[in-house]
RNA sequence: CCGGCCGAGGGGCGCUGCGACCCGUGAUGCGGGCCAGGCUCGGGCGGAUGGCUUUCGAUGCAACGGCGCCCGCUUCCC
Numbered sequence: 001c002c003g004g005c006c007g008a009g010g011g012g013c014g015c016u017g018c019g020a021c022c023c024g025u026g027a028u029g030c031g032g033g034c035c036a037g038g039c040u041c042g043g044g045c046g047g048a049u050g051g052c053u054u055u056c057g058a059u060g061c062a063a064c065g066g067c068g069c070c071c072g073c074u075u076c077c078c
Stems, first nucleotide, its partner, number of pairs: 001047003005043005010071006018038001021033005037064001
């Protein structure tokens, strides 16, 4: 760096719908379906490449996620 697995980022309802995915079609096009964790952080697995570096430990802590509404938690003010 790449791939995929797990966890976390408080929760729910409704709407639209890009990408991905699925189906149809001769087709990369077109149509339909589904669709607002696809992003970030952490853990470990596999692979690729490079390097010999600042490394290890403790403590504390994220930033984001279309529109509308509701609930919860925390802080401040009245």
Molecule: SAH (S-adenosyl-L-homocysteine) riboswitch aptamer
Organism: Solimonas aquatica